Predicted 3D model of a 363-nucleotide RNA (Bacterial RNase P class A) from a Gemmatimonadota bacterium.
[in-house]
């Protein structure tokens, strides 16, 4: 210098004129709901998006057990929790830095493996090889080392042996089991021993195993005002309602002066609140490989309610093109909170910083 890879940050700045929403103060008007003006101050994101996970919060409701169902799936940590994050192990991809992983179980059982192929799993031999017979076309027997088919076909290499072959036998590798060593563990080992060891794959197929899980959701919920029809009818006691799939159990109401359920009909849709001080931000120090944790200090950083940040002008900044230059022209991403937070996923013009890998060149 080029290419790659891992992480962090910004994602326009500024001046002027006019215009928005909140809070506080001033100063009026007011039907006391609110509203005009002035000043100060604050005012969309890294994803606010998707609504995919996890929670805080609210209600059911005093709230327990089981089944079903759903989710996760190596080990150890982090966290309020998670399907997230960190570190490690194993497998795959890559030359490497790195990246990805749906990563428990196939001897509990079931299903499936098209076509091709002799054969798709106690796997019936097409070609080939060997032996015998023979009418020379073939028949019988042996074989699974070679070839073919396929995603996958009876471990691999070498040697011995054989009629020809085969773990048939042997050496090494691989595999299974046991022990030892290291590691909290998952696992690892040119460690040791025994065994010829093999009756495939697939579980983001059913399933088995382990673990986790009440439901509904801010349109949750609470308060106030107003209005109407404290309406009509039916069922109704071995009762009904609730626990948002079922069962057990429980709670509450009721038993004809009747709980509740079903149907028809009528009124209201207004205002306030929930609604922003938090598992919060920032800085410093300490601990930890890290995610993160702790201590101290400091700050308040939108709360709209049909839903606020806009318009115009100038200067600067960045990128692209033309040009020796001066300069000129064009462009500047994805995209708007609506109870809040921790994640994941998706979109994104351009710029800056740091680490690592590989190659080239120079000193």
């Nucleotide at each position: 210098g080029u290419g790659g890879u891992g992480g962090g940050g910004c994602g326009g700045a500024u001046g002027g004129u006019c215009g928005c929403g909140g809070u506080u103060g001033g100063c009026g008007c007011u039907u006391c709901g609110g509203u005009a003006c002035c000043a100060a101050u604050c005012g969309a994101g890294g994803a606010a998006a998707g609504u995919c996970c996890g929670a805080g919060c609210u209600c059911c409701a005093c709230a327990g057990g089981g089944c079903a169902g759903a989710c996760u799936g190596c080990c150890a940590g982090g966290u309020a929790a998670c399907g997230c994050c960190u570190g490690g192990g194993c497998g795959c991809c890559g030359g490497a830095a790195g990246g990805c992983g749906a990563c428990g179980g196939a001897c509990a059982g079931g299903g499936c493996c098209a076509c091709a192929g002799a054969a798709a799993a106690c796997a019936c031999a097409c070609c080939g090889c060997c032996u015998g017979c023979c009418u020379c076309g073939g028949c019988a027997g042996g074989u699974a080392a070679g070839g073919g088919u396929g995603a996958a076909a009876a471990g691999g290499u070498g040697g011995g042996g054989u009629a020809a072959g085969a773990g048939c036998c042997c050496a090494c590798c691989g595999c299974a089991c046991g022990c030892c060593u290291g590691g909290c563990a998952a696992c690892a080992g040119c460690g040791c021993g025994u065994g010829g060891c093999a009756c495939g794959g697939u579980a983001a197929c059913c399933c088995c195993c382990a673990g986790u899980c009440g439901g509904a959701g801010c349109a949750a919920g609470g308060c106030c005002a107003a209005a109407u029809a404290g309406g009509c009818g039916g069922c109704g006691a071995u009762g009904g309602u609730c626990c948002g799939g079922c069962c057990c159990g429980g709670a509450c109401c009721g038993c004809c002066u009747g709980a509740g359920c079903c149907g028809c009909g009528g009124g209201u849709a207004g205002g306030c609140u929930g609604c922003u001080a938090g598992a919060g931000g920032u800085g410093u120090c300490g601990g930890g490989u890290g995610a993160c944790c702790g201590a101290c200090a400091u700050c308040c950083c939108a709360g709209a309610g049909a839903g606020a940040u806009g318009a115009c002008c100038g200067u600067c900044g960045g990128c692209c093109c033309g040009g020796c230059a001066a300069c000129g022209g064009g462009c500047c991403a994805c995209a708007g909170a609506a109870c809040u937070c921790g994640g994941c996923u998706u979109a994104c013009a351009g710029c800056c910083c740091c680490g690592c890998c590989a190659c080239g060149c120079c000193c």
The organism belongs to Gemmatimonadota, within Bacteria. The sequence was found by an Rfam model in a public genome assembly. The prediction has a mean pLDDT of 79.